C1' cells in the first nucleotide's frame, strides 16, 4: 500500500414501530425506539421495485412513452476511520 475483517479499541449509522409536519403519491425531513450495518458515507450511471400523470379501450389491466420516489433491491462509479490473524 492494497486484499482482508477480530467477541480489539474508539466512534459511527438506524430498519420495523409510534408521533409531528410536508407531499396526490411512491416517500422525505425531525424525535423516540433499536432490526441490522465494514462502507447502512456520497451519486439515481444501468437494471428491478413502486408512485402520479398521459395514452388506449365499449369495460378493466398491462407495455411504450413522460415526470418522480428509492442507493437498508443488485450492479457500477468516488471518498473513507481503525489493525489482531
Nucleotide at each position: 500500500c492494497u486484499c482482508c475483517g477480530a467477541c480489539a479499541a474508539g466512534g459511527g449509522c438506524a430498519a420495523c414501530c409510534c408521533g409531528g409536519u410536508c407531499g396526490c403519491g411512491a416517500g422525505a425531513c425531525c424525535g423516540g425506539u433499536c432490526c441490522g450495518c465494514a462502507a447502512a458515507g456520497c451519486c439515481a450511471g444501468g437494471g428491478a421495485u413502486c408512485u402520479c400523470a398521459c395514452c388506449c379501450u365499449g369495460c378493466u389491466c398491462u407495455c411504450c412513452c413522460g415526470a418522480g420516489a428509492c442507493c437498508g433491491c443488485c450492479c457500477g462509479g468516488c471518498u473513507a476511520c481503525c489493525g489482531a490473524a
Molecule: c-di-GMP-I riboswitch aptamer
Organism: Gemmatimonadales bacterium